[in-house]
RNA sequence: CAGAGCAAGAAGGUGGCUACUCAUUUUAAUAUCAAAUAUUAGAAUGAGAGGAAAGUCCGAGCUCAGGCGGGCAGGGUGCUCCGUAACACGGAGUGAGGGUAACCUCAAGGAAAGUGCCACAGAAAGGGAAACCGCUCAGAUCUACUGAGCAAGGGUGAAAAGGUGAGGUAAGAGCUCACCAGUUGAGAUGGCGACAUCUCAAGCUUGGCAAACCCCACCCUGAGCAAGGUCAAAUAGGUUCCGCUUUGAGAAAGCCCCAUCGAAUCUCGACAUAAUUGUCGAGAUAGCGGAACGGGUUAGACCGCAAAAGCCUGAUGGCAACAUCAGGCUACAGAUGAAUGGCCACAUAAACAGAACUCGGCUUAUUCCUUGCUCUGACAU
RNA sequence: UCCCUGGUAGCUCAAUGGUAGAGCAACCGGCUGUUAACCGGUAGGUUGCAGGUUCGAGACCUGCCCAGGGAGCCA
Numbered sequence: 001c002a003g004a005g006c007a008a009g010a011a012g013g014u015g016g017c018u019a020c021u022c023a024u025u026u027u028a029a030u031a032u033c034a035a036a037u038a039u040u041a042g043a044a045u046g047a048g049a050g051g052a053a054a055g056u057c058c059g060a061g062c063u064c065a066g067g068c069g070g071g072c073a074g075g076g077u078g079c080u081c082c083g084u085a086a087c088a089c090g091g092a093g094u095g096a097g098g099g100u101a102a103c104c105u106c107a108a109g110g111a112a113a114g115u116g117c118c119a120c121a122g123a124a125a126g127g128g129a130a131a132c133c134g135c136u137c138a139g140a141u142c143u144a145c146u147g148a149g150c151a152a153g154g155g156u157g158a159a160a161a162g163g164u165g166a167g168g169u170a171a172g173a174g175c176u177c178a179c180c181a182g183u184u185g186a187g188a189u190g191g192c193g194a195c196a197u198c199u200c201a202a203g204c205u206u207g208g209c210a211a212a213c214c215c216c217a218c219c220c221u222g223a224g225c226a227a228g229g230u231c232a233a234a235u236a237g238g239u240u241c242c243g244c245u246u247u248g249a250g251a252a253a254g255c256c257c258c259a260u261c262g263a264a265u266c267u268c269g270a271c272a273u274a275a276u277u278g279u280c281g282a283g284a285u286a287g288c289g290g291a292a293c294g295g296g297u298u299a300g301a302c303c304g305c306a307a308a309a310g311c312c313u314g315a316u317g318g319c320a321a322c323a324u325c326a327g328g329c330u331a332c333a334g335a336u337g338a339a340u341g342g343c344c345a346c347a348u349a350a351a352c353a354g355a356a357c358u359c360g361g362c363u364u365a366u367u368c369c370u371u372g373c374u375c376u377g378a379c380a381u
Numbered sequence: 382u383c384c385c386u387g388g389u390a391g392c393u394c395a396a397u398g399g400u401a402g403a404g405c406a407a408c409c410g411g412c413u414g415u416u417a418a419c420c421g422g423u424a425g426g427u428u429g430c431a432g433g434u435u436c437g438a439g440a441c442c443u444g445c446c447c448a449g450g451g452a453g454c455c456a
Base pairs, nucleotide, nucleotide: 001377002376003375004374005373006372007371008370009369010367013346014345015344016343017342018341020048021047022046023045024044025043026042027041028040029039030038031037050352054363055362057361058360059359060358061357062224063223064222065221067258069257070256071255072254074220075219076218077217078216079093080092081091082090083089094108095106096105097104098103109215110214114213115212116209117208118207132154133153134150135149136148137147138146139145162180163179164178165177166176167175181205182204183202184201185200186199187198188197189196190195228303229302230301231300238293239292240291241290242289243288244287245286250261251260264285265284266283267282268281269280270279271278272277295455296454310329311328312327313326314325315324316323317322382452383451384450385449386448387447388446391405392404393403394402399436407423408422409421410420411419429445430444431443432442433441
């Protein structure tokens, strides 16, 4: 100097004019006898979007709904340890893969539980199965056919059942042996652990797919601020149909069970009885659930709703994420058809993009740049 | 705010993880005096985009983009 990798910062400032939302103060008018208060219209002062406010992909807080009951179904997570309120997040590692390297990526349990799939090609696609070419032996009608053995060689395929060498054999083959690779089992050492290294044993050589069903381990109740609460207004507090109900409807939210709570009377008829009354049947209303129709309401006002697992600095512990302690900072964004805009000047101003209950993450979008560390290559000293 | 469905040729839709197809439309030729209908043929695809799993993805998984739809007040 060039090309890379990693980490961090900024996202405009000042002044003027003007417009919007909110808060405080204040002026005028109206309501009221007056004050307080309310409404309307102004004035002054102050404050007023993001790193992602976004996607709504995860996790929580918060709120409501029966009992911190049990089971099933369903969903999620999936190497280890740690962090955290929690997570599918983060940190540090292990293993695998990529890169010359700095460094980066990984839904990374189980295929020797079971089921399923592996098109075409190929003899054969998973069972120690399979003979197309081939090799060997035997028979024969003797080049050509038949039978048996063989998984070495060829060929097919994404994938063909360890590799090399020797022995062995009719020919061959882990058939046997040596070495190498792997698997399983046992042990030792190191590590909290995933795992790593080493030793011994067994010819054990077992295909792939679980982002196919599934199995294993762990976790998960559901709905969401239009949650939910208070107040106000309006309507016909309505009509029809269906189902269930003390043999328990329903209260429960995917289903079931258990526990708890849990809704009744009248009339008529029949039978029994001396009568009270009881049993059975029918009907009416009642309770609960569902469907359709109709009615009302500016989805009205206020609360929820702005201080929260908050931020900054320092110390201590920790490799780090983070935790603890001490000091300091902020209570002035809070809309509800939804507030930040526009113009000018200095000096030139751009991208993605606009809060809607609140946080922690992830993912995605994106600009003018700035800083630090590291790697590789070339050149110079 | 919560939830669901879909994206394949110009249009409407198919496709068990195994060569992406059908109908209509388009173009060319034939038939006809001509057009339509009819007959024969041809072309046309980044399966919305980008990754991943797999031997192999339109399909399975993840993240984006776009389109459509549903639910919620009182009684």
Predicted 3D model of RNase P RNA and transfer RNA as a complex of 456 nucleotides. It holds a member of the Rfam family "Bacterial RNase P class A". Its family is annotated with ribonuclease P activity, dimeric ribonuclease P complex and tRNA processing in the Gene Ontology.